[in-house]
Context: one part of a larger RNA
RNA sequence: CCCUGGUUAAGGAACUCGGCAAAUUGACACCGUAACUUCGGGAGAAGGUGUGCCCCCGGUCAGUGAGAGCCCACGCGGCUCGUAGCUAAAAGGGGUUGCAGAGAGCAGGGGGUAGCGACUGUUUACCAAAAACACAGGACUCUGCGAACUCUAGAGAGAGGACGUAUAGGGUCUGACGCCUGCCCGGUGCUGGAAGGUUAAGGGGAGUGGUUAACCGCAAGGUGAAGCUGCGAACCGAAGCCCCAGUAAACGGCGGCCGUAACUAUAACGGUCCUAAGGUAGCGAAAUUCCUUGGCGGGUAAGUUCCGUCCUGCACGAAUGGCGUAACGACUUCCCCACUGUCUCAACCAGGGACUCA
Numbered sequence: 001c002c003c004u005g006g007u008u009a010a011g012g013a014a015c016u017c018g019g020c021a022a023a024u025u026g027a028c029a030c031c032g033u034a035a036c037u038u039c040g041g042g043a044g045a046a047g048g049u050g051u052g053c054c055c056c057c058g059g060u061c062a063g064u065g066a067g068a069g070c071c072c073a074c075g076c077g078g079c080u081c082g083u084a085g086c087u088a089a090a091a092g093g094g095g096u097u098g099c100a101g102a103g104a105g106c107a108g109g110g111g112g113u114a115g116c117g118a119c120u121g122u123u124u125a126c127c128a129a130a131a132a133c134a135c136a137g138g139a140c141u142c143u144g145c146g147a148a149c150u151c152u153a154g155a156g157a158g159a160g161g162a163c164g165u166a167u168a169g170g171g172u173c174u175g176a177c178g179c180c181u182g183c184c185c186g187g188u189g190c191u192g193g194a195a196g197g198u199u200a201a202g203g204g205g206a207g208u209g210g211u212u213a214a215c216c217g218c219a220a221g222g223u224g225a226a227g228c229u230g231c232g233a234a235c236c237g238a239a240g241c242c243c244c245a246g247u248a249a250a251c252g253g254c255g256g257c258c259g260u261a262a263c264u265a266u267a268a269c270g271g272u273c274c275u276a277a278g279g280u281a282g283c284g285a286a287a288u289u290c291c292u293u294g295g296c297g298g299g300u301a302a303g304u305u306c307c308g309u310c311c312u313g314c315a316c317g318a319a320u321g322g323c324g325u326a327a328c329g330a331c332u333u334c335c336c337c338a339c340u341g342u343c344u345c346a347a348c349c350a351g352g353g354a355c356u357c358a
Stems, first nucleotide, its partner, number of pairs: 001353008010344002014342001019339001027051005036041001038176001052096005062087003067081005097101001109337004114332002116329002121133002137174007149160003177324004182254003187251002189247005196242003202236002207231005214223003255273005282316001283313001294310005
């Protein structure tokens, strides 16, 4: 010097990102307990008092218990009382004792505030336990049964779903509960529609080419039927797409400029442009606010954090849910009480290392 324990004057978070770590609290009985609340809770809230030993009450209350009585749907039944013996309190009163009586050990620190998530649960085996996942509850959607969907097989089958049947099963989103969930269907998706447009294979063959029996020609060559064969125009051809509707708890979206009131300021009001429609309720410097340590208030002697309020929302907003919410949380923020070697500022003690020697 390091590690693990122990103690510490005065102060008591001044430490630090942060009370991290440590300390405090701790059992049982009694007294006593706030806001809020879904009336269950919150609660062990908080905050207090007592606790040894001896004597009295008192071998008392009580338990057990041979047995007795009553009832009886009759049984290994039910109810009541209860001698002896055994076990054996509490409350109350009196006394006594130590520094100390839950005498050592084991054994909640508490309160307030806000955020997030309702809750108990689940998770990154080996750096993350959470406000992430799940969850009851809500909604949309698919599925009529050889169901949808999934696995396997391969164009024959088989299995799960399910020995279930729309109050069922699958998928997606949201996430207890309370109050609610506004406007937009132009785009994309989905569902429905079928008049018209477009349109594949296929059908259809107008037309046209190759070949050559034959004919013509002295020849080179020309013309060229049938058959075979190549190409091939109209026209007829589904779904889809175009098109027409519906649908947002489908993917998503939810404006700008100018003017106006008898101080000023502001604008209930008006004008105009654009849009599918221009953000309703509620919330708001927020887990979202750039400017920003916004302004005001509270708390501190002093507060970029915190709480309340305002609204100028760079860039909240309604099941990618909005706003609240008792209870709950090894979650996160701020404050207070208690407590402390976290600190001012270090000291000592014990054990084990380091170090020296063997």
The part of an RNA shown here (large-subunit ribosomal RNA, domain IV) has 358 nucleotides and comes from Bradymonas sediminis.
Taxonomically the source falls in Bradymonas (Bacteria, delta/epsilon subdivisions, Bradymonadales, Bradymonadaceae).